[in-house]
Order: sequence, then C1' cells, then structure tokens
RNA sequence: UUUAUAAUUGGGCAAACCUAUUGAAAGAUAGGGACGCAAAACUAUAGGGACUACAUCCUACAAGGAUAUGUCAGCCAGUUGCAUUG
Repeated sequence: UUUAUAAUUGGGCAAACCUAUUGAAAGAUAGGGACGCAAAACUAUAGGGACUACAUCCUACAAGGAUAUGUCAGCCAGUUGCAUUG
C1' cells in the first nucleotide's frame, strides 16, 4: 500500500405518518418525524422490474380495458466512493 473479516467513536442519509406547496395521477419539493441504511451517493427514451393514465386508442353509450411520452435509484442492476482505531 492492497484485499478480506470483526468491532469502536464522530459525522451522514431519512421509511411510515403529519403540515404546506405542486401535479390529472403516480409522484416531487420544503418543514416536522425516524422504520431503517456502509453506498438509502449518482444513473430512468437506449438492462430488467414496479407505480400512475391527463391525453390517445378499443368500446354503440356507460362500465371496463390497452398504451408512457409521466414517475420510482429506500426493488434488482450499472458506475463512482467512504473518517478513526485494532
């Protein structure tokens, strides 16, 4: 110096839920709040998966159904990276 494993301390992020704003919705942003996280950092027309359906289409009408161009990175994946001590 590198790899693997275990632990300590400090710091970091922040699910559900609540409030406000925004959006057709899914969802997003801010504040509160902590279930968890060693990548809960980044990547979403061009890996898979999931959510939603304004609009469009199917439908005689209604009911219902299909479709992402809208979203999700705290589903997998890819990329990069991580303080102190033994």
c-di-GMP-I riboswitch aptamer from Paenibacillus sedimenti, 86 nucleotides, folded computationally. Taxonomically the source falls in Paenibacillus (Bacteria, Bacillati, Bacillota, Caryophanales). The sequence was found by an Rfam model in a public genome assembly. It matches the Rfam family "c-di-GMP-I riboswitch aptamer". Gene Ontology term of the family: cyclic-di-GMP binding. The coordinates come from a structure-prediction model, not an experiment, and the mean pLDDT is 78.